Context: one part of a larger RNA
RNA sequence: CUGGGCGUAAAGCGCGCGUAGGCGGCUUUGUAAGUUGGAUGUGAAAGCCCUGGGCUUAACCUGGGAACUGCAUUCAAAACUGCAAGUCUAGAGUACAGGAGAGGGAAGUGGAAUUUCCGGUGUAGCGGUGAAAUGCGUAGAUAUCGGAAGGAACACCAGUGGCGAAGGCGACUUCCUGGACUGAUACUGACACUGAGGUGCGAAAGCGUGGGGAGCAAACAGGAUUAGAUACCCUGGUAGUCCACGCCGUAAACGAUGAUAACUAGACGUUGGGCCGCAAGACGGUUUAGUGUCGAAGCUAACGCGAUAAGUUAUCCGCCUGGGGAGUACGGCCGCAAGGCUAAAACUC
Numbered sequence: 001c002u003g004g005g006c007g008u009a010a011a012g013c014g015c016g017c018g019u020a021g022g023c024g025g026c027u028u029u030g031u032a033a034g035u036u037g038g039a040u041g042u043g044a045a046a047g048c049c050c051u052g053g054g055c056u057u058a059a060c061c062u063g064g065g066a067a068c069u070g071c072a073u074u075c076a077a078a079a080c081u082g083c084a085a086g087u088c089u090a091g092a093g094u095a096c097a098g099g100a101g102a103g104g105g106a107a108g109u110g111g112a113a114u115u116u117c118c119g120g121u122g123u124a125g126c127g128g129u130g131a132a133a134u135g136c137g138u139a140g141a142u143a144u145c146g147g148a149a150g151g152a153a154c155a156c157c158a159g160u161g162g163c164g165a166a167g168g169c170g171a172c173u174u175c176c177u178g179g180a181c182u183g184a185u186a187c188u189g190a191c192a193c194u195g196a197g198g199u200g201c202g203a204a205a206g207c208g209u210g211g212g213g214a215g216c217a218a219a220c221a222g223g224a225u226u227a228g229a230u231a232c233c234c235u236g237g238u239a240g241u242c243c244a245c246g247c248c249g250u251a252a253a254c255g256a257u258g259a260u261a262a263c264u265a266g267a268c269g270u271u272g273g274g275c276c277g278c279a280a281g282a283c284g285g286u287u288u289a290g291u292g293u294c295g296a297a298g299c300u301a302a303c304g305c306g307a308u309a310a311g312u313u314a315u316c317c318g319c320c321u322g323g324g325g326a327g328u329a330c331g332g333c334c335g336c337a338a339g340g341c342u343a344a345a346a347c348u349c
Stems, first nucleotide, its partner, number of pairs: 004320003007303002012317001014201004021194002025088001028085004033081002035077008049065006091191001092188004096183003103177007110154001115149007125136002162169002206247006215241002220236004258316006266294012298305002322349003331342004
């Protein structure tokens, strides 16, 4: 280098944007760099291979041929790739009109509930468990009624429902803002796809500064359980959870399934649009963009996947190469730290 792979055996970067690079729709003309064919020169000798000869054979020596798959020059071809010029609209995009949505950011508002405080009623228990105890309560608790404060989360609606690239997003109103979808016309005219580096986003926990702190709750304390109980259970309880700004950059970041495009039986749901039909009904049919279940062919080691492919193809990127050592050491880069990224070997089975 060729080759084999990546749902579960080792293997898809957590996810976008995008540079270089790779790759790329239709038509015509030209060119001749790649490409193809011919010719010429060269490709030393020896060796290898074929075929003769010489040592009694062989090794060895020697004659001839072939080969040296290459390079250069030149002549020619013009399908494909490239290049140059031109053109098109099926890819991609823009404009217009619509309806859907927990998409994002900011501000404001609301009710239920928990807790605490104040006041009323009221009296001996409450709470908790498998059973208890620690705990709270005659300084009046629990229960109940009224009032106040404060923080956090938004019951029902709610749905293998919706939106988002992923992480993720759920009370209501307003403002700002991104994307997708549908329809019919007009416009641009390949502007496309992928994407090494790079750059941005990125749950939870954690870190820094300043706030906030109702509930919950690592650590911690006590009570139980137990042989012990640094646990499971109970009573408390601090970081944290919340907000602002700045870091961290990792997850079973999962569909354990990279992105884009094309093609390939059906059946039944469901969400958002469009169109058609009638007997006008929450109806039926059809189409498009999602989202599910089953399933033909095919694929698969099997499980299973099956138009949302793990089927049949094309382009580009990433990654794997026995288990342990080890996602570790060392070095480098990043970070306040915690640590992250990159990433071995000895040795051993």